[in-house]
Order: sequence, then C1' cells, then structure tokens
RNA sequence: UAGCACUCCGGAGAAGCUCGCCUUGCGCGAGUGCCGAAGGGGCAAAGCGGAUAUUUCCGCCAAUCUCUCAGGCAAAAGGACAGAGAAUAGCUU
Repeated sequence: UAGCACUCCGGAGAAGCUCGCCUUGCGCGAGUGCCGAAGGGGCAAAGCGGAUAUUUCCGCCAAUCUCUCAGGCAAAAGGACAGAGAAUAGCUU
C1' cells in the first nucleotide's frame, strides 16, 4: 500500500406441490416437478511446466458457463456479487 476479516446497505431464480403419520408444527417420512447466486464437482484456446521418437503425450489454470452432490422453491433467514463505512486492533501481501 492493497486485500481478507468487521459494520451498514442493495441483492435474483424456482411447488406455501402431492401423499402418509401424530406429537398439530417454521414437525417427521415418502414421492413428483423445478431453481442456481452459499459450498462443492467439471473444462476451450492461449500460456506455463514436464516427457519425447521433434511432434506428439501428460500435468496445471477462470467464470455469473456447466453439473445439481449439497443447498433452495410464501415471508423470515441464507445469499454470489456490488456499494459505503469504521479501524490501524487482527490475518495475508
């Protein structure tokens, strides 16, 4: 110096579905459909690294893309991401 963390604020999508149970509730179990923006998995070119018969092979690397494991489908909560602030007390550089 910058970032993270911290505080405040904004913040989408998709069944308040169906059946069963009793303890009658933000309940449990089963089923079907659906969503992507916690988290997690996957990868094109270029590039980098390695091997090699020298032109092939292997490895590494992103997302709001993709999968839907997890999560979610009234509100609340959560929420990627974004804006602002506080402090010089913490972590990293």
Molecule: Glycine riboswitch aptamer